[in-house]
């Protein structure tokens, strides 16, 4: 220097092809049952994101484009 992929909850990711309420799974908070219990189980229930940035197109972007950043693999 050129190309491809990865970037989303604290963690591990799933949603992008085909634009329309942002999600599970572990992890944290509660509670309630059980327990000698403030451990552990097991049941409910809550919170917790600028969707890597910046811009664009659009009625409407996590999902389209364009640039950039960080991380990987490739060629050269």
């Nucleotide at each position: 220097c050129c190309g491809c992929c990865u970037g989303u909850a604290g963690c591990u990711c799933a949603g992008a092809c085909a634009g329309g309420u942002a999600g599970a799974g572990u992890g944290g908070c509660u509670a309630a049952u059980u327990g000698u219990a403030u451990a552990g189980a097991u049941u409910a229930g809550c919170a917790a994101g600028u969707c890597a940035g910046u811009g664009g197109u659009u009625c409407g972007a996590a999902u389209c484009c364009a640039c950039u950043c960080a991380g990987g693999c490739g060629g050269a």
A computed fold for a 76-nucleotide RNA from a Candidatus Parcubacteria bacterium, annotated as transfer RNA. Model confidence (mean pLDDT): 83 of 100. NCBI's taxonomy places the organism under Bacteria, Bacteria candidate phyla, Candidatus Parcubacteria. It matches the Rfam family "tRNA". Rfam's curators write: Transfer RNA (tRNA) molecules are approximately 80 nucleotides in length. The family's RNA type in Rfam is transfer RNA.